The prediction has a mean pLDDT of 89.
This is a predicted structure of a 75-nucleotide RNA (c-di-GMP-I riboswitch aptamer) from a soil metagenome.

RNA sequence: GCAAACCACCCGAAAGGGUGGGACGCAGAACCACGGGGCUUCCGCGACGUCGUCGCUACGCCAGCCGGGUCGCCA
Numbered sequence: 001g002c003a004a005a006c007c008a009c010c011c012g013a014a015a016g017g018g019u020g021g022g023a024c025g026c027a028g029a030a031c032c033a034c035g036g037g038g039c040u041u042c043c044g045c046g047a048c049g050u051c052g053u054c055g056c057u058a059c060g061c062c063a064g065c066c067g068g069g070u071c072g073c074c075a
Stems, first nucleotide, its partner, number of pairs: 001026002006021006024064001028071001030070003034067003037062003044056005
């Protein structure tokens, strides 16, 4: 310096994100979804069945999961 969980309000189908409060931690817990991994599943596909349930799937999300790239501080 940043700010987890949690709380309030807002956005979102959700994951999750934003703002304020708050500190678990972090020597880059700065930025970037390029690779891996994970999360959600609106739309879409399939099955069972009938106004639903289940499975699959990112075009969504996570950088405080790992790797990588960029910029940067101290010794």